Model confidence (mean pLDDT): 87 of 100. The part of an RNA shown here (small-subunit ribosomal RNA, central domain) has 347 nucleotides and comes from an uncultured organism. Its Rfam family is "Bacterial small subunit ribosomal RNA". Its family is annotated with ribosome and structural constituent of ribosome in the Gene Ontology. RNAcentral holds the full RNA, with entries from ENA and SILVA.
[in-house]
Context: one part of a larger RNA
RNA sequence: CUGGGUGUAAAGGGUACGUAGGCGGCAUGGCAAGUCAGAUGUGAAAGCCCGGGGCUCAACUCCGGGACUGCAUUUGAAACUGUCAAGCUAGAGUACAGGAGAGGAAAGCGGAAUUCCUAGUGUAGCGGUGAAAUGCGUAGAUAUUAGGAAGAACACCAGUGGCGAAGGCGGCUUUCUGGACUGUAACUGACGCUGAGGUACGAAAGCGUGGGGAGCGAACAGGAUUAGAUACCCUGGUAGUCCACGCUGUAAACGAUGAAUGCUAGGUGUCGGGCGUCAAAACUCGGGUGCCGAAGUUAACGCAUUAAGCAUUCCACCUGGGGAGUACGAUCGCAAGAUUGAAACUC
Numbered sequence: 001c002u003g004g005g006u007g008u009a010a011a012g013g014g015u016a017c018g019u020a021g022g023c024g025g026c027a028u029g030g031c032a033a034g035u036c037a038g039a040u041g042u043g044a045a046a047g048c049c050c051g052g053g054g055c056u057c058a059a060c061u062c063c064g065g066g067a068c069u070g071c072a073u074u075u076g077a078a079a080c081u082g083u084c085a086a087g088c089u090a091g092a093g094u095a096c097a098g099g100a101g102a103g104g105a106a107a108g109c110g111g112a113a114u115u116c117c118u119a120g121u122g123u124a125g126c127g128g129u130g131a132a133a134u135g136c137g138u139a140g141a142u143a144u145u146a147g148g149a150a151g152a153a154c155a156c157c158a159g160u161g162g163c164g165a166a167g168g169c170g171g172c173u174u175u176c177u178g179g180a181c182u183g184u185a186a187c188u189g190a191c192g193c194u195g196a197g198g199u200a201c202g203a204a205a206g207c208g209u210g211g212g213g214a215g216c217g218a219a220c221a222g223g224a225u226u227a228g229a230u231a232c233c234c235u236g237g238u239a240g241u242c243c244a245c246g247c248u249g250u251a252a253a254c255g256a257u258g259a260a261u262g263c264u265a266g267g268u269g270u271c272g273g274g275c276g277u278c279a280a281a282a283c284u285c286g287g288g289u290g291c292c293g294a295a296g297u298u299a300a301c302g303c304a305u306u307a308a309g310c311a312u313u314c315c316a317c318c319u320g321g322g323g324a325g326u327a328c329g330a331u332c333g334c335a336a337g338a339u340u341g342a343a344a345c346u347c
Stems, first nucleotide, its partner, number of pairs: 003319004007301002012315001014201004021194003025088002028085004033081002035077008048066007091191001092188003095184004103177007110154001114150008125136002162169002206247006215241002220236004258314006266292006273285002296303002320347003329340004
């Protein structure tokens, strides 16, 4: 390389959009590039294979045939692929009518709690722990009442509920805005699928500039514990956590399961539509989200119409462990580092 694989053994890219490329619905006609058939030429000789001959045999050698799977020219075939023309509507999209949603962005508003400040009441403790101590407090704390300020997060509702491509999204209102679903079948007429490079998005932490800073809290300080305690526990506490703009581009970025399409028993919840009903319920249609299970599959666990079953298309990735996601080089980054990614040696 091939083959075989990728939920858990090595292996699905974090996610999407999309370029090249690859692949592509039904039916008609033309062409004949691929494809198939015939003919001609060529495919040197030797060698090779088959048959026969000559050296006593063999090696060797001579003769005949085959092969040389190729290339070119030419004559045909038209099913399939391709291409051209003109069509179709089952894929895809548009339009119209609806309801659902923590989908996104911006602005404004709200209550509970916390901390701080001011004032009142009030007096000796509070706090904390396994037990303590550090700490706070007679300069009046803790507790309690009233008023004020600030920042951050939104109890209940809340649900294997919803939405989003993924990351993710949860108080309320308004504005702007993306997508999905159902119904109608009016319109377009294959416009599709995938997608190397590429582009965009991408938790937390981290970085830059400027704000903000209540609570929490790496680092740090102190008190304990302990043989020690650079920890676990306690009292404090800086960066950070928050906002704006820019960077970083990684995660057990997980369903550890790439995307798309078709096919293959059922049962039972739930979400949002349709049908049905006066209204419900049942029934039923298609879309999500769970559980249990048939065939099948799997090394087993399990998966099972949301497949890990049966198939097709395209992409990514794997090929013994360590060395090592390291070194070197390159690209990107302000840096931290990220991406790409070996070998010697060793078992």